[in-house]
Molecule: transfer RNA
Organism: Acidobacteriota bacterium
RNA sequence: GGCCCGUUCGUCUAUCGGUUAGGACAUAGGAUUUUCAAUCCUAUAAGAGGAGUUCGACUCUCCUACGGGCUACCA
Numbered sequence: 001g002g003c004c005c006g007u008u009c010g011u012c013u014a015u016c017g018g019u020u021a022g023g024a025c026a027u028a029g030g031a032u033u034u035u036c037a038a039u040c041c042u043a044u045a046a047g048a049g050g051a052g053u054u055c056g057a058c059u060c061u062c063c064u065a066c067g068g069g070c071u072a073c074c075a
Stems, first nucleotide, its partner, number of pairs: 001071007010025004018055001027043005048064005
């Protein structure tokens, strides 16, 4: 240099074109308890950036960024 794959809440991860983008853990508040732990309830919080296709995009296409893999050149 070429090719391929990946990027979603704080973390791990679902969602294969129409969801208020779900769940677990964590965090905050509350209930319960003599206290702690455990349990239960509630809340906060996410589509890397840009462009395109489409009535409609996290999802499809292209470019960029970052990460990973394979490969070539470089003696």